[in-house]
RNA sequence: UCCCGAUAAAGCCAAACCCUCCGUGAGGAGGGGACGGAAAGCGGCGGGUGCUGAGUUUAUCGAAGCAUGGCCGAGCUGCCGAA
Repeated sequence: UCCCGAUAAAGCCAAACCCUCCGUGAGGAGGGGACGGAAAGCGGCGGGUGCUGAGUUUAUCGAAGCAUGGCCGAGCUGCCGAA
């Protein structure tokens, strides 16, 4: 240094749910709240899933667009240091 990841230390993030707001929607932002997380830091690149939906052959179809990084893979960056 890399792999790895502890009933270690110091910190960090924050699911469900509730309130307000934004969005047709999936969902997002802020506040409260903690199920969890060693990348639950960053970016939708590939796949998955979800939403809207042109079209017309009317449906287990689907162009296009969008959402999800706390679904997975890959990428970039990063704290600590027992075995």
Molecule: c-di-GMP-I riboswitch aptamer
Organism: Nitrospirota bacterium